This is a predicted structure of a 134-nucleotide RNA (FMN riboswitch aptamer (RFN element)) from Pelolinea sp.
[in-house]
RNA sequence: AAAGUCCUUCAGGGCAGGGUGCGAGAGCAAGCUCUCAAUUCCCGAUCGGUGGUGACAACCCACAAGCGCUGAAACGCGCAGACCCGGUGAAAUUCCGGGGUCGACGGUACAGUCCGGAUAGAAAGAAGGUUAUC
Numbered sequence: 001a002a003a004g005u006c007c008u009u010c011a012g013g014g015c016a017g018g019g020u021g022c023g024a025g026a027g028c029a030a031g032c033u034c035u036c037a038a039u040u041c042c043c044g045a046u047c048g049g050u051g052g053u054g055a056c057a058a059c060c061c062a063c064a065a066g067c068g069c070u071g072a073a074a075c076g077c078g079c080a081g082a083c084c085c086g087g088u089g090a091a092a093u094u095c096c097g098g099g100g101u102c103g104a105c106g107g108u109a110c111a112g113u114c115c116g117g118a119u120a121g122a123a124a125g126a127a128g129g130u131u132a133u134c
Stems, first nucleotide, its partner, number of pairs: 001133001006129005017043003023036006045113002047103002049063004058101002066079004083099005105116003
């Protein structure tokens, strides 16, 4: 100096406010009244893992996380999301301005944001150390 050789640590954020009322409960003069009732619906608010890419990316490329199948076992196979316009520049779907879009599975009134698998979870990967070896 140096290989995932081995070890250690780290490694995800987010509904303020308003409306509606599936449904539940109570009262009585019995078909009306009152109370509760969605972070899921509507308006609105808000969040963005990792590596790469001529300059910084949720929506360019890839990976992880999630789900399904085969299997003794995934490292195999499959499912699974989204961007345009203008400006600057040598270079930007990454910056600036404007307008948009997307988000596993199970539960529940239909969920990116609640609860759950989930724990000191798992993991792409990051940092430090160590080492075969040179």
The sequence was found by an Rfam model in a public genome assembly.
It matches the Rfam family "FMN riboswitch aptamer (RFN element)". Rfam's curators write: The RFN element is a highly conserved domain that is found frequently in the 5'-untranslated regions of prokaryotic mRNAs that encode for flavin mononucleotide (FMN) biosynthesis and transport proteins.